[in-house]
Context: one part of a larger RNA
RNA sequence: ACGAACGCUAGCGGCGUGCCUUACGCAUGCAAGUCGUACGGUCUCGAUGGUUUCGGCCGUCGGGGUAGUGGCAAACGGGUGAGUAACGCGUAGGUAACCUGCCCGGAAGUGGGGGAUAACCCCCCGAAAGGGGAGCUAAUACCGCAUGGGUUCCCCGCCCCGCGGGGCGGGGAACAAAGCCUAUGGGCGCUUCCGGAGGGGCUUGCGUCCUAUCAGGUAGUUGGUGGGGUAACGGCCUACCAAGCCUAUGACGGGUAGCUGGUCUGAGAGGACGACCAGCCACACGGGCACUGAGACACGGGCCCGACUCCUACGGGAGGCAGCAGCGAGGAAUCUUGGGCAAUGGGCGAAAGCCUGACCCAGCGACGCCGCGUGGGGGAAGAAGGCCUUCGGGUUGUAAACCCCUUUUGCAGGGGAAGAAGCUCUGACGGUACCCUGCGAAUAAGCCACGGCUAACUACGUGCCAGCAGCCGCGGUAAUACGUAGGUGGCGAGCGUUGUCC
Numbered sequence: 001a002c003g004a005a006c007g008c009u010a011g012c013g014g015c016g017u018g019c020c021u022u023a024c025g026c027a028u029g030c031a032a033g034u035c036g037u038a039c040g041g042u043c044u045c046g047a048u049g050g051u052u053u054c055g056g057c058c059g060u061c062g063g064g065g066u067a068g069u070g071g072c073a074a075a076c077g078g079g080u081g082a083g084u085a086a087c088g089c090g091u092a093g094g095u096a097a098c099c100u101g102c103c104c105g106g107a108a109g110u111g112g113g114g115g116a117u118a119a120c121c122c123c124c125c126g127a128a129a130g131g132g133g134a135g136c137u138a139a140u141a142c143c144g145c146a147u148g149g150g151u152u153c154c155c156c157g158c159c160c161c162g163c164g165g166g167g168c169g170g171g172g173a174a175c176a177a178a179g180c181c182u183a184u185g186g187g188c189g190c191u192u193c194c195g196g197a198g199g200g201g202c203u204u205g206c207g208u209c210c211u212a213u214c215a216g217g218u219a220g221u222u223g224g225u226g227g228g229g230u231a232a233c234g235g236c237c238u239a240c241c242a243a244g245c246c247u248a249u250g251a252c253g254g255g256u257a258g259c260u261g262g263u264c265u266g267a268g269a270g271g272a273c274g275a276c277c278a279g280c281c282a283c284a285c286g287g288g289c290a291c292u293g294a295g296a297c298a299c300g301g302g303c304c305c306g307a308c309u310c311c312u313a314c315g316g317g318a319g320g321c322a323g324c325a326g327c328g329a330g331g332a333a334u335c336u337u338g339g340g341c342a343a344u345g346g347g348c349g350a351a352a353g354c355c356u357g358a359c360c361c362a363g364c365g366a367c368g369c370c371g372c373g374u375g376g377g378g379g380a381a382g383a384a385g386g387c388c389u390u391c392g393g394g395u396u397g398u399a400a401a402c403c404c405c406u407u408u409u410g411c412a413g414g415g416g417a418a419g420a421a422g423c424u425c426u427g428a429c430g431g432u433a434c435c436c437u438g439c440g441a442a443u444a445a446g447c448c449a450c451g452g453c454u455a456a457c458u459a460c461g462u463g464c465c466a467g468c469a470g471c472c473g474c475g476g477u478a479a480u481a482c483g484u485a486g487g488u489g490g491c492g493a494g495c496g497u498u499g500u501c502c
Stems, first nucleotide, its partner, number of pairs: 001500002004498005011372006017365002019330001024328003028325003033072003038069002041066011079283003088208008098200003103196008111145001113143002120135001122133004150175011179188003209255003216246003221243008258280004262273004285306005308319004336362001338361003344358001345356004375405004385396004410439006419429001446491005451472003457486005467474002
């Protein structure tokens, strides 16, 4: 010094912090949705018109809800540290080898067509999860056509360059789009391209633990050519050719480990560590794979294999808390199945708003740090009691009683925020903090030590017993070292012990 634990003890507050072990298994709830101003339905409410065999039915307008199609988000945020000794991280560069949804600046456009399909209706299979068939329909869903400021590719010319790059001009080919709302002013979108911002991919130099009781390692291995693949370089992949490549400046193997900003310690140099917070990485039951997409090989998406758990009508299905809480297990040990979207931030939406266990708060734990209190003044050559005693006394000790005072804290009553931006309205925390009044010393002290190191001593008990102990060592009949008591020392809502690091 600590993410601590254990023992004894415990009044309050603020701010932090809390599974370090089984990346063991998980009941239950919640943690990612949103848009009806993209679309067709459908339900419902209100107004109104028509019709009626008075049950209702049909239509128009307006409001609300919504399963489905469609869009965006779901790749963020949150968790964990298993793996990883690696371009993983740190730092400094490169990319003439690259990508980038939403956002910002700029240029140009948004014409005209088509065929389907969910929902819905009907039929069928299944215990369920689900699935099959027939029919109808819409779109900002899907598919042709037109146009080309522009982009890509090919050809030609010129200029610059880091010579596989960039710019300009000419010719050819190919490539776009979607509408919705409107107080008809417009608003929001859509398409192509250039630039920006922010984000990312790849790559390079240097740095990054122990072990030589690991000395040789390597077959896509090292390089080349052709081809494939990627946003992109590359043996990334493939065919062929060559036989290389790494290594005592430690290859290969084994062990251990997420890395960093930093944290702890130390005069520093250094050593140790990497919890909370922040950046990067990796992982999401174990392993593998791709799909969608600007972005994933995707924690709360998909497929396959495996282990495990659950449901089943035995045919077959369902699941993944290393999200928040919570449970079991393990362990010396680590919390509430809480409140709120009021703030900050995020997603969607034109907006109202919806969602948000991110977050903001509250709860529990002296786990840590800091602050406060448990009273203040007076009060005897000094009560009683306790302990010691040379029996004179000493000590506890101004300590108590007693007198005076105060009221932090506590309890009760009253008032009562800032945090809200933004004119109005909007606060979970919270009737909290804070302020005023009343009451009454009232509600509040322990723990360890006292042989030396090391600050603090006597008595009794015990008798190498019982016990103590960090080291030296104490105890066998006067023990300041064991046990108890009185006293004393130290720290104090804590004090000791154990563990670990410097």